[in-house]
Context: one part of a larger RNA
RNA sequence: UUGAGGUUAGGGAAAUCGGCAAAAUAGUGACGUAAGUUAUCGAGAAGUCAUGUCUGCGUAUGGGAUAUGCAGAUAUCAUUGACAAGGGGGCAACGACUGUUUAUCAAAAACACAACUCACUGCAAAGCGGAAACGCCUAGAAUAGUGGGUGACGCCUGCUCACCGCCAGUACGUGAACACCCGUUUCAAAGGGGAUAAGCGCUGGCAAAGAGCGGGAGUAACUCUGACUCUCUUGAGGUAGCGUAAUACCUCGUCACUUAAUAGGUGACUUGCAUGAAGGGCGUAACGAUUGCCCCACUGUCCCAACCUUGAAUCCG
Numbered sequence: 001u002u003g004a005g006g007u008u009a010g011g012g013a014a015a016u017c018g019g020c021a022a023a024a025u026a027g028u029g030a031c032g033u034a035a036g037u038u039a040u041c042g043a044g045a046a047g048u049c050a051u052g053u054c055u056g057c058g059u060a061u062g063g064g065a066u067a068u069g070c071a072g073a074u075a076u077c078a079u080u081g082a083c084a085a086g087g088g089g090g091c092a093a094c095g096a097c098u099g100u101u102u103a104u105c106a107a108a109a110a111c112a113c114a115a116c117u118c119a120c121u122g123c124a125a126a127g128c129g130g131a132a133a134c135g136c137c138u139a140g141a142a143u144a145g146u147g148g149g150u151g152a153c154g155c156c157u158g159c160u161c162a163c164c165g166c167c168a169g170u171a172c173g174u175g176a177a178c179a180c181c182c183g184u185u186u187c188a189a190a191g192g193g194g195a196u197a198a199g200c201g202c203u204g205g206c207a208a209a210g211a212g213c214g215g216g217a218g219u220a221a222c223u224c225u226g227a228c229u230c231u232c233u234u235g236a237g238g239u240a241g242c243g244u245a246a247u248a249c250c251u252c253g254u255c256a257c258u259u260a261a262u263a264g265g266u267g268a269c270u271u272g273c274a275u276g277a278a279g280g281g282c283g284u285a286a287c288g289a290u291u292g293c294c295c296c297a298c299u300g301u302c303c304c305a306a307c308c309u310u311g312a313a314u315c316c317g
Stems, first nucleotide, its partner, number of pairs: 001312008010303002014301001019298001027051005036041001038152001052074009075079001087296007094288002099111002115150007127136003153283004158213003163210001165206005172201003180193003214232005241275001242272001253269006
């Protein structure tokens, strides 16, 4: 100097990105237990008290073991006396949950999930493997199978079919070669002609298919604002919700609460650079080695270091 461990007066997060680490809590019995809630839960919520040993006597049992009482005595600072053995509470974000994952830097808000929805599929099915035979699905049969999306539950899921795509239709238009017909002079060829499938055009449908969801003026008897009116324009002009957000550039938005002080957190407002409804919207009890903030307890994280035990390095001898 350093590894591992231990103890520190007073203060108690002032340390730090952040209570990281450490400390504290801890068993059992009794009492007691909030908001919220899907009425299961939350919950070991929180919180309070008791706890040893000895003597005597019970109760439960046929008797023990064991459990549970009553009365008294007694030691300690301390009796789950060592070991072992939950810290707790509040607000919010995300994901419903248990589960799964980057073997070897990521365990999560990612994946999955029950549930919802769309498409295809009538069985020699659709889908998948194989060159084929054949096989899987399946010894299944639409309450089934396959594929795509969303992701418990609650309330909901608005407008647009112009574009892309898919589906259906179509008297009509377009539409290649082969085939058909013509083919000068016998044959052949060149050449020519009419027709025709799918497709495309055309007509409609479909957005829990890919996708998209405006601008400019004026206007109320202070001012401001603009229910209202006008106008350009689109296929339709963003509805309900939520909103400075895991999304907001300006931005440390403004106000309130929290602090002595807050670029943080929460609640509101909200003109949203560039929110928004199954690439789901908004809520949500329970759950989470998830993320942010606050409080109590606790502490060598710190003020500010000290000492002890033990291992090592280095130096001196």
Large-subunit ribosomal RNA, domain IV from a hot springs metagenome, 317 nucleotides, folded computationally.
It matches the Rfam family "Bacterial large subunit ribosomal RNA".
RNAcentral holds the full RNA, with entries from SILVA.